Source information:
This is a predicted structure of a 156-nucleotide RNA (c-di-AMP riboswitch aptamer (ydaO/yuaA leader)). The RNAcentral record of the sequence draws on Rfam.
[in-house]
RNA sequence: CGCCGAGUCCGGUGCGCCCACGGGGCAGCCGGAGCCGGGGACCCACCAGGAUCCCUUGGGGUGAAUCGGCACCGCGUUCACGGCGCGGAGCCGUAGGGCAGACCUUCCCAGCCCGAACCCGACAGCUAACCCGGUAGGCGGCCGAACGGAAGGAGU
Numbered sequence: 001c002g003c004c005g006a007g008u009c010c011g012g013u014g015c016g017c018c019c020a021c022g023g024g025g026c027a028g029c030c031g032g033a034g035c036c037g038g039g040g041a042c043c044c045a046c047c048a049g050g051a052u053c054c055c056u057u058g059g060g061g062u063g064a065a066u067c068g069g070c071a072c073c074g075c076g077u078u079c080a081c082g083g084c085g086c087g088g089a090g091c092c093g094u095a096g097g098g099c100a101g102a103c104c105u106u107c108c109c110a111g112c113c114c115g116a117a118c119c120c121g122a123c124a125g126c127u128a129a130c131c132c133g134g135u136a137g138g139c140g141g142c143c144g145a146a147c148g149g150a151a152g153g154a155g156u
Base pairs, nucleotide, nucleotide: 001140002139003138004137008033009032010031011030012029013028016026017025018024019023034135035134036133037132038131039130044125058123059120060119061118062117067093068092069091070090072088073087074086075085076084077083096114097113098112099111101109103153104152105151106150107149108148
């Protein structure tokens, strides 16, 4: 100076830490604005008679991160193979998402990437009033690059 993301801004305090120390800065804490998420009516949606059996890691949330296919290794079961079950790791796609093309937005083109992780704890559809919570973390660049087209806007 930029990117993903809600994750920015203002004020107070700051006995802890730092400094170039008339003071200033940072962490932490408190309050507020903005942004984000959850819970929560009517209506709507869902549910809808009886019996029996089986299972309960059922159900839900944040997020783009879902849904498949292929083949491998180990263990168990079996006389063995096969099948089945559990665990591990890999590859190829995919719903969907992001980025540069040099002020911003949208569309087209085409290129490069992501397609995770975590949380609630038997419980939640939507949902006005109302209630509660978050405001993190991670990464790239240093005037260079292989690189556009269209519309609108802002500015000059």